Source information:
This is a predicted structure of a 349-nucleotide part of an RNA (small-subunit ribosomal RNA, central domain) from an uncultured bacterium. Rfam family: Bacterial small subunit ribosomal RNA. The coordinates come from a structure-prediction model, not an experiment, and the mean pLDDT is 88. The RNAcentral record of the full RNA draws on ENA, Greengenes and SILVA.
Context: one part of a larger RNA
Parts: sequence; C1' cells; structure tokens
RNA sequence: CUGGGUGUAAAGGGAGCGUAGGCGGCAGAGCAAGUCUGAUGUGAAAGCCCGGGGCUCAACCCCGGUAGUGCAUUGGAAACUGUUCAGCUCGAGUGUCGGAGGGGUAAGCGGAAUUCCUGGUGUAGCGGUGAAAUGCGUAGAUAUCAGGAAGAACACCGGAGGCGAAGGCGGCUUACUGGACGAUUACUGACGCUGAGGCUCGAAAGCGUGGGGAGCGAACAGGAUUAGAUACCCUGGUAGUCCACGCUGUAAACGAUGAAUACUAGGUGUCGGUACCCGAAGGGUAUCGGUGCCGUCGCAAACGCAUUAAGUAUUCCACCUGGGGAGUACGUUCGCAAGAAUGAAACUC
Repeated sequence: CUGGGUGUAAAGGGAGCGUAGGCGGCAGAGCAAGUCUGAUGUGAAAGCCCGGGGCUCAACCCCGGUAGUGCAUUGGAAACUGUUCAGCUCGAGUGUCGGAGGGGUAAGCGGAAUUCCUGGUGUAGCGGUGAAAUGCGUAGAUAUCAGGAAGAACACCGGAGGCGAAGGCGGCUUACUGGACGAUUACUGACGCUGAGGCUCGAAAGCGUGGGGAGCGAACAGGAUUAGAUACCCUGGUAGUCCACGCUGUAAACGAUGAAUACUAGGUGUCGGUACCCGAAGGGUAUCGGUGCCGUCGCAAACGCAUUAAGUAUUCCACCUGGGGAGUACGUUCGCAAGAAUGAAACUC
C1' cells in the first nucleotide's frame, strides 16, 4: 500500500454555507465513449507450461502445440454506466392557509435584591468561623424607617419542556428579521446528496481603543490552619466580569457517536400541528414533525446501542495505524501579543 477500523481501546473536522470533484429517481427513443462479442494484424527468438524425441539417466539439447491476460484496425450487440432529445412526479423546491417557540438584532420600560450616600430612631457592639483573629464600630457602626444614586442579573412560572447549524438563548413591551412544523396538492419538473480547497459563524479566558464599575473576584495584602501552607477557611481587594467597535479562533466546542437516504417488533411519557369520533369538563382513535425512557431482532470485547441505531445497505467527506519523545523541534501561514494552524526525527521501551 492493501486490509481493517473511528461511543468508551488509536481515530468524527467545533459548526454551517458552498466551489471543483465523486455519487445520483421513474419511463421512452437515438448514439456507441466505457462494457460485451467476432475477425485480421501484431505481441521476435530463446525462456515458462503441455506433448514427443536425442545424448546410458539427469542437467542439457531438438521438434511440435499452447500461452503471452496486451495493443491497433475493422464488423456487430445495446442490458448497465455515459451522452443527446423529448417526457413523468414519488426526491427537491415554490405558492396559499394556520398555529408553536428563552431563534437573532435594536430601542424602551419594570420590580425584588445588593452596595453606597443623606436624614430620623437607637446604643455597644457588629461581622466572621470548626474555633478564632485580621476587619468595621462611641468621629455612633450593626439593626430599623424614609428619601436618593449606581451597576449587574432577571426569583416564582421552569418542566426528563421549547428554539437554534453549532457556540448558545430565559423579566416585560415594541420594531425589524431567520428557520422549522402542520394542512392544502395549485405550480416548477431531478432543480438532488456529499463536499478537498475556500468563506462565514464560533463558550470562557485573553488582547487593543474608549466608556462603565453595584456585586463577585485571578493577582496581591492581612488573619487563621499547619511541621511547613506560596493552598483549602476568613477579612479586604486590582485586572476582569458589563457596554461599543476591532482582534483572538480555542474547550471534556461531548451524544466523547460526521452528513444524507431507504429498510428493519413493540410499549410508555412529553412538546407542536391536523383529521375523525364521544363529549359538560375532557377524553379516545388515526396521522405528521420533535424530544425522553424501556425493550425484540440484529450488533457489540464487554458496557451497552436498539425506527433519534452503535442494526441492515448505499453515497460523499474527515480521521486512525504501538507507548514515550510530542502536539514538542524546525520550516511555513495567521496574530498587536498571548499564541493558533500545519507538524517530524534521533533516541528509548
């Protein structure tokens, strides 16, 4: 290489869109590039293989026959692939009607809580812990009442629930806006699937510029604990956390499970729709689409998976090939930097 694999043993790209490429529904007609078949030429001789012969045998040598899976030219076949023409509606998409949703962006608004400020009441403690101390407090704290300011997050509802491609999304209202689903079967007529490169999105932390800063809180300081305690606990507290714009591009970015299609027992919840039936509330049956649990066949090393497959098949992409060295070195690309991406070898077991 091939083969075999990728939930947990090495291995699914963080996610989407999409270029080239690969693959592609039903039925008809033509062509004949692939495909199949006939003929001719060529495929040197020797060698290999088969049959026979000659040296006493063998090696060796001689004769004959196959073979040489190939190439070229030419005649034909038309099932499949391809291609051209003309069609179809089941795949895909559009229209119409309808309801669901923390999907996204922006603006405005709200209450609870926290902290701070001002004033009132009030007096010696408060706070914190396993116990304490640092800390705060007679310059009047903690507590309590009234008023004000600020920033951040949205209790209950809340759910194994919903939405989104993933990251992710939760107070309320408005504006703009994406997608999915159901019903209808009116329209287009294979327009599809996947997708190397590429482009876009991408938690937290981090970076740049300018704001903001209540609470929390790396670093840091102090108090404890301890043999020590550069920790766990406590009192403080700066970056940060928040906003705008730009960068970074990584995560146990996880379902550790790539995308698409078809097929293969059931049972039971739940969310969104539709049809029919019973009906007071409500329920039953069927069906479509999500999301869970249990379970048969089958699969699996086992655990387990099981119509949301890790089953049975097909298509396309990505990735793996003993452990360490090492996601390191070097080189290259990207980045303001931090670093990211790509990614070895010696040596060693």